A computed fold for a 134-nucleotide RNA from a Planctomycetaceae bacterium, annotated as c-di-AMP riboswitch aptamer (ydaO/yuaA leader).
The prediction has a mean pLDDT of 78.
The model forms 92% of the base pairs in the Rfam consensus.
It matches the Rfam family "c-di-AMP riboswitch aptamer (ydaO/yuaA leader)". About the family: This family represents a conserved RNA structure found upstream of the ydaO and yuaA genes in Bacillus subtilis and related genes in other bacteria.
């Protein structure tokens, strides 16, 4: 100097996945706020299942090439200024799971979740909010 592992502190990232109260005394239960998802009228839309079911969460889709692992392109998503938006360049990702023959939109209404995994950046412009001081 570089790499890997572990621990602590600080500070962040993806994501809806946060906070508070009570009981319990332990990793739970109940409730509230907040955020997110699903079902569900009139109207509107769609006429549709079978052959080849259909649908949902999520950025995680489409096309071409290849025996395959994969590659290329388009498109979509992400990367600490305390926050938001726009633009350029650079980097990363494009999975996984669920319902079970059934669901368009949808007011009232009903119902579910609040996990898990990590250490991905530079520049330019604009806007709003908050705090301190007077």
């Nucleotide at each position: 100097c570089u790499u890997g592992a572990u621990a602590a502190u600080u500070u962040g990232c993806c994501g809806a996945g946060u906070c508070c109260u009570g009981c319990a005394c332990a990793u739970g239960c109940a409730g509230g706020a907040g955020c997110g998802g699903g079902g569900g009228a009139c109207c509107c839309g769609a006429u549709u299942u079978c052959c080849u079911g259909g649908g949902g969460c999520g950025a995680g889709u489409c096309g071409c090439c290849g025996c395959a692992u994969g590659g290329c392109g388009a498109u979509g998503g992400g990367c600490a200024u305390g926050c938001u938006c726009u633009u350029c360049c650079g980097c990363c990702c494009a999975a996984g799971c669920c319902c079970g023959u059934c669901a368009g939109c949808u007011a009232a209404c009903c119902u579910c979740g609040c996990a898990g995994g990590c250490g991905u950046g530079g520049a330019a412009g604009a806007g709003g909010a908050g705090a301190a001081c007077c």